c-di-GMP-I riboswitch aptamer from Desulfosporosinus sp., 91 nucleotides, folded computationally. It matches the Rfam family "c-di-GMP-I riboswitch aptamer". Rfam links the family to the GO term cyclic-di-GMP binding. Rfam's curators write: GEMM was predicted in a large-scale screen for bacterial structured RNA regulatory elements. The sequence was found by an Rfam model in a public genome assembly. The coordinates come from a structure-prediction model, not an experiment, and the mean pLDDT is 86. Of the family's consensus pairs, 95% are formed in the model.

C1' cells in the first nucleotide's frame, strides 16, 4: 500500500419506546434507553428508492380560509449503489 472481519484488547455508535425543544409536515436535536452495527464516521449539489407537502399547479364548488390529485426546493447516509476518511486484529 492493497485484502479481510473468524477470535482477542481498548473501546465506539445507538433502533423501538419515554421526556423536553423544534418544524407546516416528514423529520431533527438533547437526555434516558438498547434493536442492532466493523465504518450505524462524513457526503442528499453522484444515481435510484422511500417519507412529507408549507408553498405552488390543476380539479371540485355559487364561492372559499373547505375537499381531492400532482409537485421537493424539505427530509432519510440505520433503504441500496457510489464517493471521502479512519482504530484494532488477521494472513
Nucleotide at each position: 500500500u492493497a485484502g479481510u472481519g473468524u477470535u482477542a484488547a481498548g473501546g465506539g455508535c445507538a433502533a423501538a419506546c419515554c421526556u423536553g425543544u423544534u418544524u407546516a409536515a416528514a423529520g431533527a436535536c438533547a437526555g434516558g434507553g438498547a434493536c442492532g452495527c466493523a465504518a450505524a464516521g462524513c457526503c442528499a449539489u453522484a444515481g435510484g428508492g422511500u417519507c412529507u407537502a408549507c408553498g405552488g399547479u390543476g380539479c371540485u364548488u355559487a364561492a372559499a380560509c373547505a375537499g381531492c390529485a400532482c409537485u421537493a426546493u424539505g427530509a432519510u447516509a440505520g433503504c441500496c449503489u457510489g464517493g471521502c476518511u479512519a482504530c484494532c486484529g488477521c494472513a